[in-house]
Order: sequence, then C1' cells, then structure tokens
RNA sequence: GGGUUCUUAGCUCAGUUGGUAGAGCAUCGGUCUCCAAAACCGAGGGUCGUAGGUUCAAGUCCUGCAGGGCCCGCCA
Repeated sequence: GGGUUCUUAGCUCAGUUGGUAGAGCAUCGGUCUCCAAAACCGAGGGUCGUAGGUUCAAGUCCUGCAGGGCCCGCCA
C1' cells in the first nucleotide's frame, strides 16, 4: 500500500426486513441484617467512533476520515 472485518451505557455484548435503543455485570437507592456480604425490588446512565449523503424515517443503506483485529503485498 491492497483486501476484509469491527467501533452501540463505566465494562462485556445484543439489536430481525430501515419504523419509539436493549441485556448482563458494575454504580446508586430501598427491603433484609446488630453491621456488612449474599439475595430480592427499583433507579440513574447513550452526540450508536467521526463528517457527510440517500430516505417521510438511519445503530441498520452509501462515501470520506480516525482507531483496532485478520490476510496479502512492497522496501530493508
């Protein structure tokens, strides 16, 4: 340099045919307990990497850019 793939909550990951963004863990509050842990109940937390495009409507389709993985190639 070429090909391919990934980027979604603090972390690990779902998200179907384009039609209201979710789970587990973590965090916070409550119940329980002498206290804590565990268990149970509840709550908060998102510019969906970034900039554009298509569309009535984009996490989802298209293009550029940034970062990561894999494969191939070039120089030495």

The RNA shown here (transfer RNA) has 76 nucleotides and comes from Deinococcus frigens DSM 12807. The sequence was found in a public genome assembly. The organism belongs to Deinococcus frigens, within Bacteria. Rfam family: tRNA. Rfam describes the family as follows. Transfer RNA (tRNA) molecules are approximately 80 nucleotides in length.